[in-house]
Molecule: transfer RNA
Organism: Candidatus Omnitrophota bacterium
RNA sequence: CGGGGCGUAGCGCAGUUUGGCUAGCGCACUUGAAUGGGGUUCAAGGGGUCGCCGGUUCGAGUCCGGCCGCCCCGA
Repeated sequence: CGGGGCGUAGCGCAGUUUGGCUAGCGCACUUGAAUGGGGUUCAAGGGGUCGCCGGUUCGAGUCCGGCCGCCCCGA
């Protein structure tokens, strides 16, 4: 320098195919209950505007452009 992949909650991921109403799952976290306590189980709850900026659209995590970061391949 060229090509490709990825970036969504503290961590790991789904959702992108075919744009649609309130962005979800597991673990973790908080509170309560059961237990003498722990482990464990059950119930309830908090937390993200989807890497950043812009565009298209009635409507964008999803489509388009630019940029940033990480990984792989090639030179």